[in-house]
RNA sequence: UCUUAUGAUUGGCAAACCAAUUGAAAGAUUGGGACGCAAAAGCCACAGGUCUAAAACGAGUGAUAUGACAGCUGGGCUGCCGAA
Numbered sequence: 001u002c003u004u005a006u007g008a009u010u011g012g013c014a015a016a017c018c019a020a021u022u023g024a025a026a027g028a029u030u031g032g033g034a035c036g037c038a039a040a041a042g043c044c045a046c047a048g049g050u051c052u053a054a055a056a057c058g059a060g061u062g063a064u065a066u067g068a069c070a071g072c073u074g075g076g077c078u079g080c081c082g083a084a
Base pairs, nucleotide, nucleotide: 012037013036017032018031019030020029021028022027035071042077043076044075046074047073048072049069050068051067057062
């Protein structure tokens, strides 16, 4: 210096819930708050999966994404530490 492994250090993020805002909804944002998280819960909607159904379609029941979920799985990019 590099690789692998570990999860020890520095510290980082922030579930549920509450308040406000926004949205048709799913959900998102801000503040409070911590269930958890080692790509770690950093970024990306590419593939699968899940959620919602305003508009349009439909006689009706309805089904459907151009909407959403990265804290569902896989994948891509990037980052921190360094026992042996």